[in-house]
This is a predicted structure of a 525-nucleotide part of an RNA (small-subunit ribosomal RNA, 5' domain) from an uncultured bacterium. Its Rfam family is "Bacterial small subunit ribosomal RNA".
Context: one part of a larger RNA
RNA sequence: GAACGCUAGCGACAGGCUUAACACAAGCAAGUUGAGGGAGCAGCAAUUCGUAGCAAUACAAAGUCGGCGACCGGCGCACGGGUGAGUAACGCGUAUGCAACCUACCCACAACAGAAGAAUAAUCCGGCGAAAGUCGGUCUAAUACUUCAUAAAACAGGGACACCGCAUGGUGUUAUUUGUUAAAGAUUUAUCGGUUGUGGAUGGGCAUGCGUACCAUUAGGUAGUUGGUGAGGUAACGGCCCACCAAGCCUACGAUGGUUAGGGGUUCUGAGAGGAAAGUCCCCCACACUGGUACUGAGACACGGACCAGACUCCUACGGGAGGCAGCAGUGAGGAAUAUUGGUCAAUGGGCGAGAGCCUGAACCAGCCAAGUCGCGUGAAGGAUGACGGCCCUAUGGGUUGUAAACUUCUUUUGCAGGGGAAUAAAGAUAUUCACGUGUGGGUAGUUGUAUGUACCCUGCGAAUAAGCAUCGGCUAACUCCGUGCCAGCCAGCCGCGGUAAUACAGAGGAUGCGAGCGUUAUCC
Numbered sequence: 001g002a003a004c005g006c007u008a009g010c011g012a013c014a015g016g017c018u019u020a021a022c023a024c025a026a027g028c029a030a031g032u033u034g035a036g037g038g039a040g041c042a043g044c045a046a047u048u049c050g051u052a053g054c055a056a057u058a059c060a061a062a063g064u065c066g067g068c069g070a071c072c073g074g075c076g077c078a079c080g081g082g083u084g085a086g087u088a089a090c091g092c093g094u095a096u097g098c099a100a101c102c103u104a105c106c107c108a109c110a111a112c113a114g115a116a117g118a119a120u121a122a123u124c125c126g127g128c129g130a131a132a133g134u135c136g137g138u139c140u141a142a143u144a145c146u147u148c149a150u151a152a153a154a155c156a157g158g159g160a161c162a163c164c165g166c167a168u169g170g171u172g173u174u175a176u177u178u179g180u181u182a183a184a185g186a187u188u189u190a191u192c193g194g195u196u197g198u199g200g201a202u203g204g205g206c207a208u209g210c211g212u213a214c215c216a217u218u219a220g221g222u223a224g225u226u227g228g229u230g231a232g233g234u235a236a237c238g239g240c241c242c243a244c245c246a247a248g249c250c251u252a253c254g255a256u257g258g259u260u261a262g263g264g265g266u267u268c269u270g271a272g273a274g275g276a277a278a279g280u281c282c283c284c285c286a287c288a289c290u291g292g293u294a295c296u297g298a299g300a301c302a303c304g305g306a307c308c309a310g311a312c313u314c315c316u317a318c319g320g321g322a323g324g325c326a327g328c329a330g331u332g333a334g335g336a337a338u339a340u341u342g343g344u345c346a347a348u349g350g351g352c353g354a355g356a357g358c359c360u361g362a363a364c365c366a367g368c369c370a371a372g373u374c375g376c377g378u379g380a381a382g383g384a385u386g387a388c389g390g391c392c393c394u395a396u397g398g399g400u401u402g403u404a405a406a407c408u409u410c411u412u413u414u415g416c417a418g419g420g421g422a423a424u425a426a427a428g429a430u431a432u433u434c435a436c437g438u439g440u441g442g443g444u445a446g447u448u449g450u451a452u453g454u455a456c457c458c459u460g461c462g463a464a465u466a467a468g469c470a471u472c473g474g475c476u477a478a479c480u481c482c483g484u485g486c487c488a489g490c491c492a493g494c495c496g497c498g499g500u501a502a503u504a505c506a507g508a509g510g511a512u513g514c515g516a517g518c519g520u521u522a523u524c525c
Stems, first nucleotide, its partner, number of pairs: 002521005009376005015369002017334001022332003027328002031075003036072002040068002044066001046064001047062002050059003082287003091212008101204002106200007114148004124137005154180005159174006185192002213259003220250003225247006232240001262284004266277004289310005312323004340366001342365003348362001349360004379410004389401005415461006424451001428447001430445007468514005473495003479509003483505001489497001491496001
């Protein structure tokens, strides 16, 4: 964050599985890069050439060009999006510390890029299999991989000097010295990339003080337990792990156990102090069918990656395989209850790319729902013979409905019809030009709009298209008649009402309150 009953004209803004972290059919949600690669090329298009044909055309060849399914390589996939199961914890909040740490891409500065080699996928050939897939052989490339060289302000170790602190210690200087470690090219020649180091920025890791639910009808708990030495491990400290040694450590200021629960900013209420909540939005944490494990990587122990075990579902040729909506929409189930299997990348943002661009269920829009808040309307003015009808009474009459209606004049929000019609677009890219001066900035031209022919505006028509719900004994605003007769009561929040004149049940007339809502139920203050 509501639900139910009756009712319902419109718009704007926000909101929409609180229950089964139940199970999920089919679709989409993470790709991109040919300016890294192949004597790469299945399919498409172009070009060239050949054959047939008068020609249109058909067929074949050539990676030559555009480009590209698949493949190797790079970057991303750790963001964005979801959920709140677990967690009473340094998880969160706040304040500190790291002299115990890491950080891809980005920025600044300094320096460098010499030489060589061996493979492998794709392709081709063959085998096994129902399939998923898998095995063997042959060929080949790279910004993939390996080796050598060079090398320090990097790393490891030894020495000298100076300074400082917060205990371990830290910092600086040095023509002091030993050893170790690097690279990759592309091409349109303009740039982009590569390696090492220092500093920054950003993001993280770790540690600590204080705060952070209930139960004592939970009083003792603990053996890697508490500390030390050494070794290992990590980016880093640490029983984090291991060997040995000691016997400690926590606890009535509540340990341990149990129950409940994601935390905060905030939100509701209240004069405040407080109390309650934690949905939407933002920050942090945790999780991704259940449990465990690591690999890759700057970063994960990884929602749409891997492996193992388990439950479940599906396929099967019975040998074996496949899957994970707590992404978006959707289905079943549960439930009082919660929406479309929509559109677009136009904007904002993200990934890749030199760029054009591609991808993006993030996002922006539209659809459904009175579920909320706010705004507007359902007409306005005049109109008494106080009409007809209804209801009531002391009944040839009067009261009330009631200026209400009729009727007259007016308006047109809204509605319908017709016409016009946005902002949201700023940039970027292309062409050209100018300034500074070698890629930045400015000008000009032309290009890009999902929502949308929507919002909005104008004209015409005509009061036309638009009012209900609950209550009326007291609390509590609002009263009479008829029916019923402790009966019926779907009257009831409390007191209570009903047994023959019921303002309390039921109907009617009238009234009161709120109003596109009104009541009821649940819950908080």